The prediction has a mean pLDDT of 83. A computed fold for a 568-nucleotide part of an RNA from a Pyrinomonadaceae bacterium, annotated as large-subunit ribosomal RNA, domain I. The RNAcentral record of the full RNA draws on ENA. It matches the Rfam family "Bacterial large subunit ribosomal RNA".
[in-house]
Context: one part of a larger RNA
RNA sequence: GGCGUACGGUGAAUGCCUUGGCGCUAGAAGUCGAUGAAGGACGCGAUAAGCUGCGAUAAGCCUCGGGGAGCCGCAAAUAGGCUUUGAUCCGGGGAUUUCCGAAUGGGGAAACCCCUGGAGGGUUAUGCCUCCAGAUCCACCGCUGAAUUCAUAGGCGGUGAGAAGGCAACGCGGGGAAGUGAACCAUCUCAGUACCCGCAGGAAGAGAAAACAACAGUGAUUCCGCUAGUAGCGGCGAGCGAACGCGGAAAAGCCCAAACUUUGGUGCGUGCAUCAAGGGGUUGUAGGGCCUGUUAGACCGUAAGGUCGAAGAGUCACAAACCAACACAUUAGUCGAACGACUUGGAACGGUCGGUCAUAGAGGGUGAGAACCCCGUAGACGAAACCGCACUGGCUCGCUGGACAGGUUCCUGAGUACCACGGGACACGUGAAAUCCCGUGGGAAGCUGCGAGGACCAUCUCGCAAGGCUAAAUACUCUCUAGCGACCGAUAGUGAACCAGUACCGUGAGGGAAAGGUGAAAAGCACCCCUGUGAGGGGAGUGAAAAAGUACCUGAAACCGUGUGCCU
Numbered sequence: 001g002g003c004g005u006a007c008g009g010u011g012a013a014u015g016c017c018u019u020g021g022c023g024c025u026a027g028a029a030g031u032c033g034a035u036g037a038a039g040g041a042c043g044c045g046a047u048a049a050g051c052u053g054c055g056a057u058a059a060g061c062c063u064c065g066g067g068g069a070g071c072c073g074c075a076a077a078u079a080g081g082c083u084u085u086g087a088u089c090c091g092g093g094g095a096u097u098u099c100c101g102a103a104u105g106g107g108g109a110a111a112c113c114c115c116u117g118g119a120g121g122g123u124u125a126u127g128c129c130u131c132c133a134g135a136u137c138c139a140c141c142g143c144u145g146a147a148u149u150c151a152u153a154g155g156c157g158g159u160g161a162g163a164a165g166g167c168a169a170c171g172c173g174g175g176g177a178a179g180u181g182a183a184c185c186a187u188c189u190c191a192g193u194a195c196c197c198g199c200a201g202g203a204a205g206a207g208a209a210a211a212c213a214a215c216a217g218u219g220a221u222u223c224c225g226c227u228a229g230u231a232g233c234g235g236c237g238a239g240c241g242a243a244c245g246c247g248g249a250a251a252a253g254c255c256c257a258a259a260c261u262u263u264g265g266u267g268c269g270u271g272c273a274u275c276a277a278g279g280g281g282u283u284g285u286a287g288g289g290c291c292u293g294u295u296a297g298a299c300c301g302u303a304a305g306g307u308c309g310a311a312g313a314g315u316c317a318c319a320a321a322c323c324a325a326c327a328c329a330u331u332a333g334u335c336g337a338a339c340g341a342c343u344u345g346g347a348a349c350g351g352u353c354g355g356u357c358a359u360a361g362a363g364g365g366u367g368a369g370a371a372c373c374c375c376g377u378a379g380a381c382g383a384a385a386c387c388g389c390a391c392u393g394g395c396u397c398g399c400u401g402g403a404c405a406g407g408u409u410c411c412u413g414a415g416u417a418c419c420a421c422g423g424g425a426c427a428c429g430u431g432a433a434a435u436c437c438c439g440u441g442g443g444a445a446g447c448u449g450c451g452a453g454g455a456c457c458a459u460c461u462c463g464c465a466a467g468g469c470u471a472a473a474u475a476c477u478c479u480c481u482a483g484c485g486a487c488c489g490a491u492a493g494u495g496a497a498c499c500a501g502u503a504c505c506g507u508g509a510g511g512g513a514a515a516g517g518u519g520a521a522a523a524g525c526a527c528c529c530c531u532g533u534g535a536g537g538g539g540a541g542u543g544a545a546a547a548a549g550u551a552c553c554u555g556a557a558a559c560c561g562u563g564u565g566c567c568u
Stems, first nucleotide, its partner, number of pairs: 001567009015553001016517002020488002022485007029477002031166002039100003042055003046078002050074002061094006070082003105114003115134007136163002138160007170201001171199005181188001185235001211218002222249005232240002253469003256413001260279009284447001286412003289408007297308004312397003322394003328388001331385001333381003339354005355372002357361001363375003418442008428454001449464005504511002524552001527539004
């Protein structure tokens, strides 16, 4: 020195554990903010650095409920207090709530500086202190008021819980890539994706046929399963990719404009035009207006007309606001069955023996596997107060208009439909390219009308554009409650089980860790010894265990030693 072996050191794997995560289900909620948010700065404790809580009333104040013996947070300790006259704690409501921040009196390098007006305090007086108001835009109202006569612009004032800013995903709209694929690449694809902007809502958007279909019919929209990777589109490459129809979820339909008309205003041509508010009216086997006729609640009235009243409907579209009671639910809680002995052990929840409850043998804890020890569980109850909500009642609407027949031809959404050119969207890349939407230029008919049925024409069929509203079925989860998992178990699972978006890095945008476990209980080693009044260790003591001593469960290997055997 090597190999082996025994015992150690170091080291942290492994095993076991779980405070934390991940995913999902059901329900709730889906907004907060000038009455100053989200997020922060600075403060508040007897001692107080951090976290938590709170705001100069500062780990808190008031009140109403719950609860019932201890309490003064994490978090020890001392001091001092509170509490059955009900504290601490839990829940509802309220008060306070510095400064910054949309930040809004002006400024500004956020948490700071400076000002004006009014009121009050203080001073002989000023300085000083306290409170209130003071940004912009918008809407409405009032006063005033140019060029310019009226007027308008503008100015001033008042009123406003008006707007602004924050927020995870889902939604609609305006813009809009490239890496990539095509084995290159340009049309194409990725993809109307990512991303940017605007605007919302609890959902949004769409939506009551100028729709489909095909000689038979359907009857708003949305979503799902098929149809179907079909028909098609496509440098017919890569790829893209329907619809009809069928089966389901959910179902709900309405209101204007116009004709005509009433009232009022204005203008002038004195019966026309126009405006405002009502009535009327809303569709395609066309409908409505106007005129005529027929018909139909009660009462009063000669009549014109007036009064009453039903059926019915309703605030989520179809008109619109509110109140009450009850029930239910949310936000604290309450009751809640049934076990002992012996034995092993440090400890019984183990074993043995003998019992019990069960609408409860889910789960967790307790010194080891506990239905019967504790918390719970099944089941049964509970709210002074806030909020939500079904139903009911009040309330509101409705209540001389409706139906039928005939006539009249008054109305039925115009720079619209459509066309040309240039684009976009449609599964559809210009194609035979319908349909829908834009830009530029042209530009109808008007019910004997118009559009569509994939160029176009005819026949036939279906529908009625150029105005608007509309629940549900659908999408999502920053958040709350309950529950679940052939999900993870500390190099995993969130980046973060631990004071983590921290330490640290970067000028900045931004990047971004490591780090869990004594024991049942601190019983956390009094006292003695070595030592530098060390570190560390040896005794003693605690403990079941200290080879569990806070560098703490288990404690592998690499690595480093000591003893010993063999070899060199």